Background
SAM riboswitch aptamer (S box leader), 107 nucleotides, folded computationally. Its Rfam family is "SAM riboswitch aptamer (S box leader)". Rfam's curators write: The SAM riboswitch is found upstream of a number of genes which code for proteins involved in methionine or cysteine biosynthesis in Gram-positive bacteria.

[in-house]
RNA sequence: CCCUUAUCAAGAGUGACGGAGGGAACAGGCCCUGUGAUGUCCGACAACCUGCCGACGGAGACGUCGGUAAGGUGCCAAAUCCUGCGGGUAAAACCGAAAGAUGAGUU
Numbered sequence: 001c002c003c004u005u006a007u008c009a010a011g012a013g014u015g016a017c018g019g020a021g022g023g024a025a026c027a028g029g030c031c032c033u034g035u036g037a038u039g040u041c042c043g044a045c046a047a048c049c050u051g052c053c054g055a056c057g058g059a060g061a062c063g064u065c066g067g068u069a070a071g072g073u074g075c076c077a078a079a080u081c082c083u084g085c086g087g088g089u090a091a092a093a094c095c096g097a098a099a100g101a102u103g104a105g106u107u
Stems, first nucleotide, its partner, number of pairs: 003105006013042001015041003021032003026084004043076001045074001048072003051068007080099001085096003
């Protein structure tokens, strides 16, 4: 990288460094940004996996639920910022798909 699967409307900074663009790609919108963005570090948030604790079930292996936040990730403007394809509507709303992101697994 491919494939499988789950989730994607909640949550998270008046910190340090740094100094110009940024919001995945293309197009169209709409925004953020010298009142310092994007990024790096720290910190925070969250609870997917591991660990630990408890309850229940089980002969056991283990499973389910709850908690914790030590380890591995992730994440910290706006719904994945919105639209693009299909359904739906008078127009919307709304539903689904595709693409993408992240976790876990797999060759």